[in-house]
Parts: sequence; structure tokens; C1' cells
RNA sequence: GGAUUCGACAAGGCGAUCGCGGUCUUCGAAAGAAGCCCGAGGAAAGUCCGAGCACCCCAGGGCAGGACGCUGGGUAAUUCCCAGGCGGCGCGAGCCGAUGGAAAGUGCAAAGAAACCAGACCGCUCGCUUCGGCGAGUAAGGGUGUGAAGGUGAGGUAAGAGCUCACCGGCGUACAGGUGACUGUUACGCGUCAAGUAAACCCCGUCCGGUGCAAGUCAAGAAGGGACAUUCAAGGGGCUGCCCGUCCCGUCCCAUGGUAGACGCACGAGGUAUACGGUAACGUAUGCCCCAGAUGGAUGAUCGCCACCCGCAAGGGUACAGAACUCGGCUUAUUGUCGGUUCCCCUU
Repeated sequence: GGAUUCGACAAGGCGAUCGCGGUCUUCGAAAGAAGCCCGAGGAAAGUCCGAGCACCCCAGGGCAGGACGCUGGGUAAUUCCCAGGCGGCGCGAGCCGAUGGAAAGUGCAAAGAAACCAGACCGCUCGCUUCGGCGAGUAAGGGUGUGAAGGUGAGGUAAGAGCUCACCGGCGUACAGGUGACUGUUACGCGUCAAGUAAACCCCGUCCGGUGCAAGUCAAGAAGGGACAUUCAAGGGGCUGCCCGUCCCGUCCCAUGGUAGACGCACGAGGUAUACGGUAACGUAUGCCCCAGAUGGAUGAUCGCCACCCGCAAGGGUACAGAACUCGGCUUAUUGUCGGUUCCCCUU
């Protein structure tokens, strides 16, 4: 200098003016006014997982269905995170893996002679032959395939073959190490058992009720319904000009319903600093902080200076993107800065 890989951080800054939403305080009968402070994100997004919270359902058990699937730990919980094992990729830093079971059973296109037990296309060997072939042996060689009976060498044989032997590989048992997945320059045994596929059916294990803040709770006024009695209070109208009586309405009372409005709704599995424990995820203690809360839905506009980029200049530009009950994750979108690691090249 180039190429990679891993991690962390920021998300233009300062000031002025005007405007918008909100808490609190003061004033006000109220409407409202004034003051002070606060006012989008790392993803607020997708709504893919896991929870809180709310309502509905719910004796107990099973079937069906779905999700997940190495080990240990973290967490409120998870399909998430951390650490490790195993396998794969990369020279390497490092990255990736739905990573239980193929010795319960079933299925698997095409190719190939043959894809559970049976079989022989070519080839090789022996025998017979009418010289065209036929019979027997063989699984070493060829060819097909993801996959064909472990590899190398020697012996052996008619030719061959774990047929036998040595070494390597594999499997099993014991032992050792490890919490465990698992591992082994260990010992012994087994000639060594046909392979692949389970995000194919299936088997095994664990877990799983539904709907989502338009959940849901309170509930003015109006309308409709009921009651209005042997007491008390008061009004209007009809029968009827007046009294009594009676009927209707209204006042008052009751519940239903759930519109406006309010609550849910902003102090929370909260943030942050330090210390301690832990490899880490994370946990504990103490101190400090209060950090949007709208509902046709605020979070904006203009100006000045500075920073960076483009442009000769004038000037233009500064990513992805906008909360809607709230958290923890994952995924996706996206601009820039810094640091560590690895590999290659050059110079000293």
C1' cells in the first nucleotide's frame, strides 16, 4: 500500500424568531391565559417469535393438529442470547449448520446388470463345443449413480474375493478425561455387518386454549322502558265553563343500553455511572435521572454562522426513515467514523 474479517460509536452542530402537542405551577366561575420544562428511532418499519396487561373459554384425561429438536448456561419468557461439542467452508482472521432417530416400518424419478439378500451387461478363469456359442466360477477391473460391500501391501487361487495376514480406517466393550455434548498415540474384542434421503411419510422427546388497547373499565345528555303506593311536595293539558274524579305529560326515583367524554396511557422485567461476581450472555449492590403521549393524530418553518460533499462560480446537497398500550428479541432498509485481527506485496 492492497484485500479481507470482527467489533464499537455517531446519526450534522450552535444561536435567534415564529408556530404546534403535553406535564407541573399560578390566575380564573368557566372558557381560557401566563410562566417553566419536555417533545421520535437505531431501526419508531416488517408484525416473524416471546411476554406483560385485558376480556372470553376452561372438572380431569385422550385423539387430531402445529411448533421446536447436539450439550451446558442466561432470562419474566422465547424458535432469542452466551459459552462449548460435532460437521462443513476458508491459506488465515473467521464464517455457516432445522445439528434427535436410517439396526421399527413405508416411499424414492432417471441412469445402471444389480439400490435387502437377489442378481451378472462387458470383462477374467475353467470345462465343453457343431467354433456360432453354452455351462460353471468370480465381485478384483470397466461402466451408472449422491450412494455399489472399506483402503494399501503381501500371501493365496484356475481366476478371484477379509479367503488369510500386517498396518490404517470402522464398530463394540472396558478404562481415562469432561457437569455434559463428546474426546482418546490406551487395552481387549469383532473380518468388518450395502449406502443416501426424515425443511419425504414416520418414530421418539419437549411445548402449545382464543382474541388483541378498535383489548377492556367508568359513563353525561338525549331517546325509549319501569315505578309513581294508605304519607308528603309541586306544575301543565284533555274529558269540561267551574269543583270532584279520571287519563296523559312533566318533576323525582329505578334499571337497561353505551354515544360524547374520561380512564386504560406513560415510574417501567426503566435508564445511567461505579463497584463486585461471572470466560461470556447476564446478575447483585449503591448513587443519580424522569425520558413524547397525540386521537383528522403535535414533534414544524424561516434566518445567521460553522462542518463535510459536488461545482470555475452562482448555487445545490448531507442516508434509511415518523411513535399510536408497553417491553425483550429476530429480520429487513440505510449514511459515515474509529479500532482490533488475518493474508499478500513493497521499502528500510
Background: A computed fold for a 348-nucleotide RNA from a bacterium, annotated as Bacterial RNase P class A. The sequence is in RNAcentral, with records from ENA. Its Rfam family is "Bacterial RNase P class A". Rfam classes the family as a ribozyme.